[in-house]
RNA sequence: AAGAAACACAAAGCGCCAGAACUCCAUAGUUCCAAACUUUGGAGUUGACGAGGAAGACGUUCAUCGAGGUUUCGGCGGGUGCGUCUCGGCUUUUCAGGCGGUCGUGAGGAAGGCGACAAACCCCGGCGGCGACGCCGGAGACAAAACGCCAUCCGCGCCUUAGU
Numbered sequence: 001a002a003g004a005a006a007c008a009c010a011a012a013g014c015g016c017c018a019g020a021a022c023u024c025c026a027u028a029g030u031u032c033c034a035a036a037c038u039u040u041g042g043a044g045u046u047g048a049c050g051a052g053g054a055a056g057a058c059g060u061u062c063a064u065c066g067a068g069g070u071u072u073c074g075g076c077g078g079g080u081g082c083g084u085c086u087c088g089g090c091u092u093u094u095c096a097g098g099c100g101g102u103c104g105u106g107a108g109g110a111a112g113g114c115g116a117c118a119a120a121c122c123c124c125g126g127c128g129g130c131g132a133c134g135c136c137g138g139a140g141a142c143a144a145a146a147c148g149c150c151a152u153c154c155g156c157g158c159c160u161u162a163g164u
Stems, first nucleotide, its partner, number of pairs: 014077004019073001020046007028038003049066003055086006087104005094162001096160004108154003112150004123138006
């Protein structure tokens, strides 16, 4: 120095980079020379801005909302979504059990009204790097939703035991 193992930290617009684009270095060619362009190789850079979202197991992939706008393109992995099952809540009779229904612990459905200090971008000032770019600070804003609040309407079925 490399490899392996262990431990610790770190996450969901989260992690990674073989396509792509860009930067630097070297090589070859074009050119009177240079610049520039092309070829090949090496080393790098970019590659999702917040809001919102978790009963458990298994499975599955383009899994909500807006902001921005050349790549937030393309690819891989993951993932609070979705499906099945289990468990749990509700399902107006006093309780309990079962079926069906519908949801997920603030736990039945529908549409409606109202609401929100978002972050990046942009601007200013710095730091690091030959460079592409990266990082830090400041100031001023601007969203939507399956998020929050409000009230309205609809639903509340079937069977059985015990009791009254």